[in-house]
Record summary:
The RNA shown here (Fluoride riboswitch aptamer (crcB RNA motif)) has 64 nucleotides and comes from a Nitrospirota bacterium. It matches the Rfam family "Fluoride riboswitch aptamer (crcB RNA motif)". Gene Ontology terms of the family: response to fluoride and positive regulation of gene expression. The prediction has a mean pLDDT of 76.
RNA sequence: AUUAACCCCGGCGAUGGAGUUCGCCUUUAACCGGUCGGGAAGGCCUGAUGACUCCUGCACUUGA
Numbered sequence: 001a002u003u004a005a006c007c008c009c010g011g012c013g014a015u016g017g018a019g020u021u022c023g024c025c026u027u028u029a030a031c032c033g034g035u036c037g038g039g040a041a042g043g044c045c046u047g048a049u050g051a052c053u054c055c056u057g058c059a060c061u062u063g064a
Stems, first nucleotide, its partner, number of pairs: 010025004016055006033045004
């Protein structure tokens, strides 16, 4: 100086943040909700989680 391997690091999981955990992707990627409709238009529906816990926000009910 070159090559190879290994290690470290990163991103994503339909609306916010954190911890834990699972899965996926390697930037030409993972991901970008469901349903009715040939498609489009349009209508309708669930949820701040991939899952668990907590916080924040929103909605409903009750009590002070």